[in-house]
Context: one part of a larger RNA
RNA sequence: GGCUCGCGGUGGAUGCCUCGGCGCCAAGGGCCGAUGAAGGGCGUGGCACCCUGCGAUAAGCCCCGGGGAGCCGGGUGCAGGCGUUGAUCCGGGGAUUCCCGAAUGGGGAAACCCGUGGUGGGUGAACCCACCACAUCCCGCGCCGUAAGGCGCAGGGAGGGGCACGGGCCGAACUGAAACAUCUUAGUAGGCCCAGGAAGAGAAAUCAACACCUGCCAAUGGCCGUCGGCCAACCGCCGACGGCCAUUGGUGGGCGCCGCAGGGUUAAGAGCCCUGCGGUGGAGAUGCCCUGAGUAGUGGCGAGCGAAAGGGGCACAGCCCAAACCGUCACGGCUUAGUGGCCCGCCGGCCUAUGCCGUGGCGGGGUUGCGGGACGUUCCAUGGGGGGCGGCGGCAACCCCCAGGGAGUGACAAAACGCAAGGUUAGCCGAACGGUCCUGGAAAGGCCGGCCAGAGAGGGUGAAAGCCCCGUAGGCGAAAGCCUUGCGUCUCCCGGUGGAACGUUCCCGAGUACCGCGGGACUCGUGAAAUCCCGUGGGAAGCUGGGGGGACCACCCUCCAAGGCUAAAUACCCUUGGCGACCGAUAGCGCAUAGUACCGUGAGGGAAAGGUGAAAAGCACCCCGGUGAGGGGGGUGAAAGAGAUCCUGAAACCGCGAGCCUACAAACCGUCCGAGGGCGUUGCCCCGUCAGGGGUAGGCCUGAGGGCGUGCCUUUUGGAGAAUGAGCCCGGGAGUCAACCUCGGUGGCGAGGCUAAGGCAGGGACAGCCGAAGCCGCAGGGAAACCGAGUCUGAACAGGGCGCCCGGGGUCCCCAGAAAAUCAUCGAUUUUCUGGGGUGCCCCAAAGUCGCCGGGGUUGGACACGAAACCGGUCGAGCUACCCGUGGGCAGGGUGAAGGCGGGGUAACACCCGCUGGAGGCCCGAACGGGUUGGUCAUGCAAAACCAUCCGAUGACCUGCGGGUAGAGGUGAAAUUCCAAUCGAGACCGGAGAUAGCUUGUUCUCCCCGAAAUGGCUUUAGGGUCAGCGUCCGCCGGUCCGUGCCGGGGGUAGAGCACUGCUGGAGCUAGGGCCCAGUGCGGGUACCGAACUCCGGCAAACUCCGAAUACCGGCAUGUGCAGGCGGGCAGUUGGACCGCGGGGGAUGAGCUCCGUGGUCGAGAGGGGAACAACCCAGACCACCGGCUAAGGCCCCAAAUGCCAGGCUUAGUGGAGAACGAAGUGGCGCUGCUAAGACAGCGGGGAGGUUGGCUUAGAAGCAGCCAUCCUUUAAAGAGUGCGUAACAGCUCACCCGCCGAGUGGCGCUGCGCGGAAAAUUCAACGGGGCUAAGCCUGGAGCCGAAGCCGUGGGUCUGCGGACGGCCGAUGGCCGACGGCCGACGGCCAUUCGCAGGCGGUAGGGGAGCGUUCCGCGUGCGUCGAAGCCUGACCGAAAGGACAGGUGGAGCGCGCGGAAGUGAGAAUCCGGGCACGAGUAGCGAAAUUCCCGGUGAGAAGCCGGGACGCCGGAAGCCUAAGGUUUCCGACGGCAGGUACAUCCGCGUCGGGUGAGGCGGGAGCUCAGCCGAGGCCGAAAGGCGUAGGCGAGGCACAGCCGGUUAAAAUUCCGGCCCCACCCAGGCAGAGCGAUGGGGGGACGCAUCGGGGUAGCCCGGCCCACAGGUGGAGGUGGGUGCCAAGGGUAAUAGGCGAUGACGGGGGUAGGCAAAUCCGCCCCCUGAGCCGAAGGCCCGAAGGCGAGCCGUAAGGCGAAGCGGGUGACCCUCGGUGCCGAGAAAAGCCCCUAAGCGUUGAAGCCUGGGUGCCCGUACCGCAAACCGACACCGGUAGGCUGGUGGAGUACACCAAGGCGCUC
Repeated sequence: GGCUCGCGGUGGAUGCCUCGGCGCCAAGGGCCGAUGAAGGGCGUGGCACCCUGCGAUAAGCCCCGGGGAGCCGGGUGCAGGCGUUGAUCCGGGGAUUCCCGAAUGGGGAAACCCGUGGUGGGUGAACCCACCACAUCCCGCGCCGUAAGGCGCAGGGAGGGGCACGGGCCGAACUGAAACAUCUUAGUAGGCCCAGGAAGAGAAAUCAACACCUGCCAAUGGCCGUCGGCCAACCGCCGACGGCCAUUGGUGGGCGCCGCAGGGUUAAGAGCCCUGCGGUGGAGAUGCCCUGAGUAGUGGCGAGCGAAAGGGGCACAGCCCAAACCGUCACGGCUUAGUGGCCCGCCGGCCUAUGCCGUGGCGGGGUUGCGGGACGUUCCAUGGGGGGCGGCGGCAACCCCCAGGGAGUGACAAAACGCAAGGUUAGCCGAACGGUCCUGGAAAGGCCGGCCAGAGAGGGUGAAAGCCCCGUAGGCGAAAGCCUUGCGUCUCCCGGUGGAACGUUCCCGAGUACCGCGGGACUCGUGAAAUCCCGUGGGAAGCUGGGGGGACCACCCUCCAAGGCUAAAUACCCUUGGCGACCGAUAGCGCAUAGUACCGUGAGGGAAAGGUGAAAAGCACCCCGGUGAGGGGGGUGAAAGAGAUCCUGAAACCGCGAGCCUACAAACCGUCCGAGGGCGUUGCCCCGUCAGGGGUAGGCCUGAGGGCGUGCCUUUUGGAGAAUGAGCCCGGGAGUCAACCUCGGUGGCGAGGCUAAGGCAGGGACAGCCGAAGCCGCAGGGAAACCGAGUCUGAACAGGGCGCCCGGGGUCCCCAGAAAAUCAUCGAUUUUCUGGGGUGCCCCAAAGUCGCCGGGGUUGGACACGAAACCGGUCGAGCUACCCGUGGGCAGGGUGAAGGCGGGGUAACACCCGCUGGAGGCCCGAACGGGUUGGUCAUGCAAAACCAUCCGAUGACCUGCGGGUAGAGGUGAAAUUCCAAUCGAGACCGGAGAUAGCUUGUUCUCCCCGAAAUGGCUUUAGGGUCAGCGUCCGCCGGUCCGUGCCGGGGGUAGAGCACUGCUGGAGCUAGGGCCCAGUGCGGGUACCGAACUCCGGCAAACUCCGAAUACCGGCAUGUGCAGGCGGGCAGUUGGACCGCGGGGGAUGAGCUCCGUGGUCGAGAGGGGAACAACCCAGACCACCGGCUAAGGCCCCAAAUGCCAGGCUUAGUGGAGAACGAAGUGGCGCUGCUAAGACAGCGGGGAGGUUGGCUUAGAAGCAGCCAUCCUUUAAAGAGUGCGUAACAGCUCACCCGCCGAGUGGCGCUGCGCGGAAAAUUCAACGGGGCUAAGCCUGGAGCCGAAGCCGUGGGUCUGCGGACGGCCGAUGGCCGACGGCCGACGGCCAUUCGCAGGCGGUAGGGGAGCGUUCCGCGUGCGUCGAAGCCUGACCGAAAGGACAGGUGGAGCGCGCGGAAGUGAGAAUCCGGGCACGAGUAGCGAAAUUCCCGGUGAGAAGCCGGGACGCCGGAAGCCUAAGGUUUCCGACGGCAGGUACAUCCGCGUCGGGUGAGGCGGGAGCUCAGCCGAGGCCGAAAGGCGUAGGCGAGGCACAGCCGGUUAAAAUUCCGGCCCCACCCAGGCAGAGCGAUGGGGGGACGCAUCGGGGUAGCCCGGCCCACAGGUGGAGGUGGGUGCCAAGGGUAAUAGGCGAUGACGGGGGUAGGCAAAUCCGCCCCCUGAGCCGAAGGCCCGAAGGCGAGCCGUAAGGCGAAGCGGGUGACCCUCGGUGCCGAGAAAAGCCCCUAAGCGUUGAAGCCUGGGUGCCCGUACCGCAAACCGACACCGGUAGGCUGGUGGAGUACACCAAGGCGCUC
C1' cells in the first nucleotide's frame, strides 16, 4: 500500500411527521377615500430588540352583549400587578387616532421647513405654543359686462387607491406560411382613459321564410283539346267552351301546437292517453351554456381564419321622453274689427287686451307600425257633491273635493320610517367504560366483561380510544350592527274618461338617412359586396313617408332610424365551511413564511433555512482546562450513541483496530483456475421439547502463481481510441394532458346506437334517474337542378363510370351421384363421401353506434434542456460624450511681437539703431492633465495597476458644484467612439415555454421477429414525401424459393474483320511532286501515293459470328419455408471494405462513381502475432465428454523434432522493381574436341613501314583516309598499357607441353546484388531453426460458442390426457322457465415428439418494482417503516428470512390511477475529495532592547535606540460615510499569522450657537407651473407665480476647560435685528412702484502695507566655567467691534469737481429722485488696505514650584525679506466679459404736530437644522483593513530660480505574519 471484517468521524440521503402550500365545490360578501383612503414613517410595554396590537387616551379608553376562572399578545424571562363587585378573552357599537401620503395654506430631497387671518395660552410687545380657517377644478347661485370674461357666495361635487373581472382609445413583434411581401401570430401582449360590484347588451327602421294536408267556390296565369273570328290556306293572334296544372283569396274538414275543462291510468303527483270547447297555422328584448359546426363561407382559395339563423336549456320585465294639441307664465309684436275672447246656447255685460301672432319656461297630453297620436264630427257606455262674469237653460267631460281602488322605494316619478319573521356578525346543550388481568416509561394495545349510537366524521390525550378531552348527529341562542322577506305608516297614481267609425287637417327625432371618395368591423382579404361604424365632400323624404330582406330593379313580406332607462341568468376576487386515487421540506407558493438577507445608481433581481423529549425533567455537583472552547464522571429520562441546527442518520470522504497479501516487479485494474493462510455458515447432517449446540461440503475472507482480456456513454462506414461527456457520492431531472380523426382490443345495445347543456329528490361535485336538442348509421349517382336501386354522361331504351342485388359454418330434412357393407330377393336398405336445394334452430357474423383501454395522427410549448435575435413598456447622463449656469487652479525660469520714446534717415513717408514694452493655441519645466516606449504584472496590489521613460502645461487648458440631451434615441475635433466594469444599437421586465430541418440527453426486466444507408421528386443534398426493405394482425392457400428436365428470346465475354472506321509492312496502279525536255507529243525518277492485291492488327458508341451465366415459361421434386392481398406501427434514404465486371483518375490512392456477390454495419467464437471489412464459422443455458473447419503440430503453446522424394546456403525463408551476374538444380538447341579441343605453362607474335595525310612530333595505339602486299606454323597498316615522339609490356593469331571434354545461346526451379532514417535488436509473434525453410506425395494428431452427446429453459407445430366455458337438433322436468348434453368451437393445465431461439434502428409480446385509491385480509411497544449485515430463493426485473440499529407506523391478495424506475444532458442542488500542507500572506520606510500585563507576548502598554515622510505619509475643510468617536469589560467569529490588541463583541457615555454653515433674504442655468395654447389618451409647451447655489447679501474675537464638544460651555471684551419705556429732535415717513447702486472679461505691470520667516538685540534655563570672553537650548505673541489719529496709494475732474437756481412733454400713475435742457459758481471731490494709541493694572507666556488639584511667571524690541491684502488699481488686448435682493434716493395709497424720520439712554426678545469621528483614507468610491481614484485651504528651515530636488522642523509613521 491492496482486499475484507469490525468500530468511529464527517455528512444529511432515506423513512416517519406537518403549524405550510396546491386545486376544486358550496354559501356569503364585494368597493375604500377631503368625516383624509390604500400604503407608510415615527412612536407606544417597568426592563434591549423583532413580530403582533395600538396612537401622545398609544399591547390600549367607554357602552352593550357572550362567557365563567383565570389573566397581564408571541419569541421570554425577571420584577410587579388584575380577577366571582365577573377579569383576560370573543362579538357589536362608540371615543381617541402624531407625521407623511390625493395631501389640499406655501415650499419640499415623502414622513421636513416656512406662513397669513382669527381665537386662546405662556405675567408676553418682540418670541413661542394650541385650536379653527386658508389648494385646484367642475356644477349651482348672485353681481358687473354687448360679449369675451371678471368678481363674489352659510351651496353641491370631484381629485387618489383597488389582485383579477368590464367598457372604450391606441396597438406590436418573434412566430406560422418549412424563403417572403397580402395573410398569420392578433385586435393578442403592452400603454392609456373610465366604470362597477359586476360591467357591457337590451324592448326591433330585428330575424326568418314561402309556411301543414285537403274538399268546394271564385279570380288570375300557363298548357292541351274543340269551336269561332282574322287569313285563300298554314303558322300566328284574338275570343268562347272543356280539361289539367300553378298561384292567390274565401270557406269547410283533417292534422299539429297552445290554453281551459272533464275523464282514465297511479298509492299520489308529474307525465301520458281520451273527450269537449276556444284559439292558432314563422319567431318576437338582451345575455350566458349546449347544439348547429369545423358546417356556410372566407383565403397569395396557400398557411390558415371561421359564422349566423334555427333548436335544446339557464334566467326572465318591461318602460320613459321629443313632437302635434290644450292650459299657464314671461317677453316681444299686431290691431278700430267688437273680428275675436270670457265652458256651451240665448239675453245681458265686459275686454284694445281678458283678443291674435312669435319665442322661451312650466304643467297636461302622448309614445306607435294589424301604423300610432293629436284634432274635428258622429255613435255607445259612465258613482256622489261643489265651483266655474250676471240671468235662464244645458253640460259630463274646464277645475276642485270625497267614497272607493291601485302601485311603489332595484328600471318604469320620487323618497323614507316602524314592526314582525328569517339569516348573519359572539356563543350554548349534547349519549355511552370499566378492570390495580397482562406487557410497558406511559395503554388508547392484548385479554375479560359491559354500554351509547339521529352521535362508529375528524383531531388530541405518554402507543392503536364510538363510551378520557375537543368535537360529531340532533337541538338552542343576540342588547347592538348588517342582509332578506312580509306588514304597517308614508308617498304617488286612478278617482273619469274609455271605446268605435269616418276624415289627403296636424304631429311622429336633419346636416340625419342616403350618395361619391378614404378607411375600419362582420365568416366576408374589394369581391357581384349587401349590413354596421368613422373621416371627408355633397345631401333627402315627411305616412300617398321611410328602412330591411346580400349588387341592382319590380312585386311581395317585414320593420319604423336619426332621444333615453332597464333587474336576473354571466365574469372575477375575497371570506367562511367542506372536499381531494393533490405535495410532504431539492416536493408543495419565491417564502412551513421572506419579498427578508443579499446584489444593482435605478427599474429590477432574489435565496438558504422544518423535527430534543411524553414532559425541560435543558445535566445540580466533581475533575482536566485560560474563572475558556471542549471533554470526562455524575444526575434526569424509557432512551443522552435523544445534550440542544439535538428523531432516523445512507453514500462520497477521513480515520482506528483486526485477518490475508505485498519490497525484481507493470498496467481497462477484472474474470476463470488456484497452492497457502484465516474464519466457521439462512445450505446439508447430527443432538435437543424450545432456546440452542455440534459437525460438514463444491461454504466465507484473503490470495502466491497461471490462462484470457482494448473502460462506459454518445456519435459514426468505422472508437481502447490520441473524437464527445462525466472529479466522486446522495437527491432532483425528459413522450404528458385536452379536443378531434383513425386503427386495434374489449364490452353494451343493435337497424339502430348515444345523449349535450341542463334538471330531479337526496347530506353530497360521485353514483342513480330524467333530459333526442343534436350526432353517427340505415342509398346511391350527379358540378348541380334533380332522380333514385339506380344514377351520371349522352340524341340514345348504345356503350361506359360509380352504385344495388348474391353472408359463412354446423345440425336436421330433401334430391342426385359414387363407393362400401348387408340381404334368399339385384333391387332395395344402411353407412360414408361428393354436389345441389330447403327451412327451423345454433354459432360466427352482418352493421352500426356508444363506452373503456391501447397504437398512431392533427392542433396546442406537446419528450426535456439550449440560442444569436425581434417587438412592447419602463429605468438609467452619480461612469462617459457634448452643451448650459456658477466658482476654482496653473512653482519657477526663458524668448522678446505690435506699440511707445529717443536717435539716425526721407521732400514727406518708408527704413535703420538704441531703449522701452511685454505679445504668443511661443520655449524649458513642477503642481495639474495625458498615457509614448520598455519592463513587471496575467488565479494581479489592480476586472487596466506598478517602475523607468515620455507628451501638454495661458490654452481648442484642467477642474468642483448645480443642471440639460435617452435607445427606431442621444452625443460624437469621427473611432462605430461613448451613453454606469457591456454598445453595429443600453439595461430591466414583459410578449415567452419566440423559433432552433441543429447538438446533447431520455431512467426496470425477459421473450419472438428484425431492417436500411437504394429509386423518384424536392431552394433538395446532414431535412422531407412516396416507393423499396422490417414487424404485428386478418384473409388466401403452394401461388414463393432451390434443384432436375423441357421450351424460349438475346447479342455480353470471347472471337472476327463480312459492314463502319482506324491501322504496320509489301506489291501494283491511277493521281501528284521533282528533274530533263518542250511547239506539241513526251522522257526520267532510289520521292509521295489512293483504289486494288498479299502479310499482320485494333474498336464502348464495328459485327459474318457467338458462349457461360442470367432471365421468362412449363412439368416434376424437396418436413427448404416461403409467397400474395388488406390493414396498424415503424425505422432507413451519411455506409465501409473485400472478390469479380466496368466508368473517372495517372490501367495512383485505405481515392471516387456504378453493377454483382460477400462480410462488417447489427456478429460473438477459431485462425490471421496483434488487426470492423480477409479465411473458418452464425453464440438459448450448463458440462473437468466426443468429432471436425480454417489454421496448425521444436519451445513459449494444444497437436508428428512423422514418412518418402527433391530444392535452397541466401537465415533466402522472415518486404521490394527495372536492371545486373561463369550462384546453383533441371530441360533444350548449337559450336569446338584424341586429326588433341577449353584453361594453364613455354615460345613466337615478323617485313614493306615511321602506310598516307595531318602535325612541332603522330613511328600499330591524338585525329582523318586507306587498310594493301610479303615472309610465315602464325602475326592486325594493330586489342590494351605506355612514350614528347620512339622505345618497352601485351593482345589477336601460331607452335609446343598437357590429355578429355570444352564453349555459346535459349527456357526453367531455388537463390545473389540492386536495398538509405531518424531512442538497442524491431521487415519470422519471440526463442530459436539448415530444417523447425521451400516444392511434391502420404499417414496421424491438435484445433471453434461449428457438429455430436447428456441435462435444462423458452417459443412454434403436431399428437395425447385432464379440466373449464358456450351449446342446436335432441332428451328430461315441476315448463313464458330450468337441467342434461352428442358433434363442434374456445380457453387453461400437463405429457410426448419435432423444429426454432446472434442482433443495432425498429415492430410485437409477457412481466418486475415505486406512489396513491377501492374492496378484502393481516402485522405492529413482546417493536412498524427506514438504515446496516448475512453463505437463502427466483431465468431476469426482483423476493423472503434472520440479527443489529430504529422508535411508530406498515404489509399482503384482487382490482384501479399515475408527478412510476437514472450513469452520462460542459445537466440542477447539496456534501466531500484531489490539486496541497503547495501558491500566497497585497509596495524592501527597518527594526532592536529593557520593563509591564497576562494561561500565553516578535505584533498590546511604558521606556530607550534606530529607520521613514515632511508642497506630506503633517494640519484644516467640502462631499460621502453614519457612531466607526470616548471609557469599561470581553476574547467564538472578523483581522491574510499571533493577539492580552482593534475601525471586532457587549454595556455605558459623548455632538450645547441671535454672531460658524444652512433655513424664517436674493436670484443663475434649469425645473415646476393657476389661467392659456397644442395633442387619440397618457401628455407636450408655456404666462403670472414659484422652486433652485457652487454666486450675491449678512451681526464674534482671544483665552480656558472634557476621557470624548466647543468662534456653541466658561471667562473677558464686543456686535446685530426686533420690541417696550424714557429722552433729544421738530416734518416728514411711507412700496410688491420709479431711479441709483449692487455689477462683474483676459493678460501683464507697478506702488503701499500685513502674516510668516531670517538676522541682530533682549529674556530665561542649562552644562560648564569663573580672570575675561564665549557655548548650548528655548522664548521674544495679543483679535474684533468701537473711539481717536496722521497720512498715503489710487480714482474722477477746466471736454468743468463740489455747490446753488430754474425748466421739463422721458423713467407706463406720482415724485422734491433719475434723465434731459438752461443759468450761476470755478477746483476740487471720492478715498483704501494698513500703521499707531485706547481696549489691557487683564490674558498668555519659556520656565519654576507642587504627588496632584493647582499656583507663580522673564523678555515681549530693531532691521531685512515678504505670499496675501489694498485691487481688476494702472496699462494693453479682443473673444467685449450674470441676475436679483439687501442698501440709498423718490414719491402713491396711507400714517404723522394727539409728534414722523433720525439719534441717545435703559430694559427686553432672539426660532429650526447641522455640530461626535474618518475625510489622499483601514471609516468615502473601487466585493477586501485593495500599491488605484477623490474638490478646496495652510504649508516652516538650509542649499536652490523654484511648491523641482536633497536633507531637516512641527507633526506623523515603520505600511498586521
Predicted 3D model of a 1857-nucleotide part of an RNA (large-subunit ribosomal RNA, half A) from an Anaerolineales bacterium. Its mean pLDDT, the model's own confidence on a scale to 100, is 80. Rfam family: Bacterial large subunit ribosomal RNA. Rfam links the family to the GO terms structural constituent of ribosome and ribosome. The organism belongs to Anaerolineales, within Bacteria.